Predicted 3D model of a 101-nucleotide RNA (Glycine riboswitch aptamer) from a marine sediment metagenome. Rfam family: Glycine riboswitch aptamer. Its family is annotated with glycine biosynthetic process in the Gene Ontology. Its Rfam clan is "Glycine riboswitch clan". RNAcentral holds the sequence, with entries from MGnify.
[in-house]
RNA sequence: CUCUCUGGAGAAGCUUUCCUCAAAUGUAAUCAAGGAAAGAACCGAAGGGGCAGUCUUGCUUUUAUAGGCAAGACAAAUCUCUCAGGUAAAAGGACAGAGGG
Repeated sequence: CUCUCUGGAGAAGCUUUCCUCAAAUGUAAUCAAGGAAAGAACCGAAGGGGCAGUCUUGCUUUUAUAGGCAAGACAAAUCUCUCAGGUAAAAGGACAGAGGG
């Protein structure tokens, strides 16, 4: 790094209008009716973005360091943004444990 198993949070099953009433769809369900449009709220743990800082160089200051300014390189997260994704269940899920390659 990868495979299998197990655990694994948060947040509206939002509101309105129109079409539609039977098929289809999801579900443990006797639950959600269904589709379209508009509105507007929320979550952070797929993914993605951002920086703290470290190093180098130049200038400046100093007895000399430290310090200050500028440029460049590297650059973290469970922090932060909320693009993506998500807000019943299912799926997904950072991360953790166990076992294998």